SAM riboswitch aptamer (S box leader) from a Saprospiraceae bacterium, 105 nucleotides, folded computationally.
The prediction has a mean pLDDT of 84.

[in-house]
RNA sequence: AUUUUAUACAGAAGGGUGGAGAGAUCAGGCUCUGCGAAACCCUGGCAACCGGCCUCACGUGAGGAGAAGGUGCCAAAUCCUGCCAAGCUAUUGGGAAUAUAAAAU
Numbered sequence: 001a002u003u004u005u006a007u008a009c010a011g012a013a014g015g016g017u018g019g020a021g022a023g024a025u026c027a028g029g030c031u032c033u034g035c036g037a038a039a040c041c042c043u044g045g046c047a048a049c050c051g052g053c054c055u056c057a058c059g060u061g062a063g064g065a066g067a068a069g070g071u072g073c074c075a076a077a078u079c080c081u082g083c084c085a086a087g088c089u090a091u092u093g094g095g096a097a098u099a100u101a102a103a104a105u
Stems, first nucleotide, its partner, number of pairs: 001105008013043005021032003026082004044074003049070002053064004078097001083094004
């Protein structure tokens, strides 16, 4: 980097450096931001994908507890929409894209 599978309306912030943008990309909307954006660092936290533990089943699977380890995450549904279908024109379902994990190449 590509592919596959799973998940994405829950949850969780303080400080330091920094100094104007940020919310993935493009467009539209909306929002955050000098009461300090991004980024980096420290500390804290959330969650439970992997690993580890327990139980059952015993090739694979299911359930549970916990949070030392590997990741991830800590404004707003992945902030919303974009494509398709339905529609009571409110919206709903699906898809694409993206993100994360685990694995394969």